A computed fold for a 340-nucleotide part of an RNA from a Pseudomonadota bacterium, annotated as large-subunit ribosomal RNA, domain IV. NCBI's taxonomy places the organism under Bacteria, Pseudomonadati, Pseudomonadota. RNAcentral holds the full RNA, with entries from ENA.
Context: one part of a larger RNA
């Protein structure tokens, strides 16, 4: 010096990101007593006090009570084992679950809410299929999404995107259709050459046939179109002026929009400017609590705001207590170190 322990005057968080660690107190026995708040269950063993041994007698079923006496500094007398407490804010209702091996949480789940799909050979899912799950269930059922106890609530916009409904019109594929065009081309006709003829042959025109192409017209869903729909994806303005101090603007004008953010909350787990301003707490407070509102850039089931209880959650404060510290010191054991 390292690890694990023990003691420490005075002070008592001055340490530190932070009381991390340590310490102390209390001790799931009895009696008394117990606040705010509350979902009336809780909160609560709240907090905070006091008591506790042995012997004898009486009462009592017992637990225990009453009286007397005895000992000690000390009676749950040691030991084992075993919550520090209080106030306040945020988040999440809660018990649960999770990154096996750096994260246990405010993340996930949850009961509850709500929307959509599904009438049974169900929807959805697995499988090429057979088949299976759903379910030996049947809409008080099953599947999918979002939200997340409870309380009070959940505003406006359907223009865009999506979904659902509609079917008149427009558009529209394969296919049907085949006007027309083109190629080739027997025959027929015309023509060249040879031949007495039969016939052979050349060229032209081009019918049928075959091949290629192909307009009109008839063709579904879809899209266009019409409408509905937000606890569907989402979105929820700008400028200028105005009141008899000033300031501000209930008010007015104007532009744009589908509509311009309602209730509630608000420097917030969200506020850049910012340590905003005011108040509280401190001797002193970038944190904290209460307000204000110019919300850079809250806001209503991507839920808003409250909320008792709960939490190895995050922040702030108080008490108690301490080697965390002022500021160190000493000791023990095991290492390190020296020797072997």
């Nucleotide at each position: 010096c390292c690890a694990u322990c023990g003691u420490u005057u005075a002070g008592g968080a001055a340490c530190u990101c932070g009381g991390c660690a340590a310490a102390a107190a209390a001790g799931u026995g009895g009696c008394c007593g117990u606040a705010a708040c509350u979902u009336a269950g809780g909160g609560a063993u709240a907090a905070g006090g006091c008591c506790u041994g042995g012997c004898c007698g009486c009462c009592g079923c017992a637990a225990g009570g009453c009286g007397g006496c005895c000992c000690g500094c000390a009676g749950c007398g040691a030991g084992c084992g075993u919550a520090c407490g209080c106030u306040u804010u945020c988040c999440g209702a809660c018990u649960g679950u999770u990154u096996a091996c750096c994260a246990a949480a405010a993340a996930c789940a949850c009961a509850g809410g709500u929307u959509c799909c599904u009438g049974c050979u169900a929807a959805g899912c697995c499988g090429c299929a057979a088949g299976g799950c759903a379910a030996u269930g049947u809409a008080u059922a099953g599947g999918a999404g979002c939200u997340g106890a409870u309380g009070c609530c959940u505003g406006g916009c359907c223009a865009g995107u999506g979904u659902c409904a509609g079917a008149a019109c427009g558009u529209u594929a394969a296919g049907a259709g085949g006007a027309g065009g083109g190629g080739u081309g027997a025959a027929a006709c015309a023509u060249u050459u040879c031949g007495c003829a039969a016939g052979a042959u050349u060229u032209g025109c081009g019918u049928a046939g075959c091949c290629c192409u192909g307009a009109a017209u008839c063709g579904a869903a879809g899209c266009g179109c019409u409408g509905a729909u937000g606890a569907a994806c989402g979105c929820c303005g700008g400028c200028g002026g105005u009141a008899a101090c000033u300031a501000u603007a209930a008010c007015c004008g104007u532009c744009c929009u589908a509509a311009g953010g309602u209730a509630g909350c608000g420097a917030a787990a969200u506020u850049c400017c910012u340590u905003g301003u005011c108040g509280g707490g401190u001797g002193a407070g970038u944190u904290c609590c209460g307000a204000c509102c110019c919300g850079c850039a809250c806001g209503a089931a991507u839920g808003g705001c409250a909320u008792a209880a709960c939490g190895a959650g995050a922040g702030a404060g108080c008490g108690a207590c301490u080697g965390u510290c002022u500021c160190g010191a000493c000791g023990a054991u095991g290492g390190a170190c020296u020797c072997g």
Its mean pLDDT, the model's own confidence on a scale to 100, is 84.
It matches the Rfam family "Bacterial large subunit ribosomal RNA". Its family is annotated with ribosome and structural constituent of ribosome in the Gene Ontology.